[in-house]
């Protein structure tokens, strides 16, 4: 230098079915009241429905009544930069912008938990980012009672085997 195999622990990600939540919400029907406008993320344009014999729309009552994303545990699969995130670029969607999705480049994070702030989210669930604290694995240096302590570093790291 290369290859192979491993370790950290409430370990990571994905898939499947079930369940709760979403929610008595959206939506549908019906009755009454109000009503000329209402809606399509934003802009321009455009489109749809309706406009006094007023079921477009809004409110209230009654009847009916979801789903997606996210989530707990279980099973299976792939694994230990597992994975997550930020920015840029190309493509796609559009009339354009925002946003979403795939790919790619650079950079950041060893891991877990708690707290605070912000953001996404229906949510006091959960995710993400930043900061603080604690715990923990690993390596280096130092000390000693040889497995303890202190300080510091980062996963392109660390350990083992082989060439």
């Nucleotide at each position: 230098c290369g290859a192979u195999a491993g370790a950290g622990g409430c370990g990571c990600a994905g898939u499947a079915a079930c369940g709760a939540u979403c929610a008595g919400u959206a939506c549908c029907g019906u009755a009454c009241c109000a009503a000329a406008g209402a809606c399509c993320g934003c802009c321009g344009g455009g489109g749809u429905c309706g406009u006094c014999c007023g079921u477009a729309u809004g409110g209230c009552g009654c009847g009916g009544g979801a789903a997606a994303g996210g989530c707990a545990a279980u099973a299976c699969u792939g694994c230990c930069g597992a994975a997550g995130g930020a920015a840029g670029c190309c493509g796609u969607u559009u009339g354009g912008c925002a946003g979403g999705c795939u790919g790619u480049u650079u950079c950041c994070u060893g891991a877990u938990u708690g707290c605070a702030u912000a953001u996404c989210g229906a949510a006091c669930a959960g995710g993400u980012a930043u900061g603080c604290a604690a715990u923990u694995g690993u390596c280096a240096u130092c000390a000693c009672g040889u497995g303890u302590g202190a300080u510091g570093g980062a996963g392109u790291g660390c350990u083992a085997u082989c060439g």

Source information:
This is a predicted structure of a 163-nucleotide RNA (Lysine riboswitch aptamer) from a mouse gut metagenome. The model forms 98% of the base pairs in the Rfam consensus. The RNAcentral record of the sequence draws on MGnify. Model confidence (mean pLDDT): 78 of 100. Rfam family: Lysine riboswitch aptamer. Rfam links the family to the GO term lysine biosynthetic process.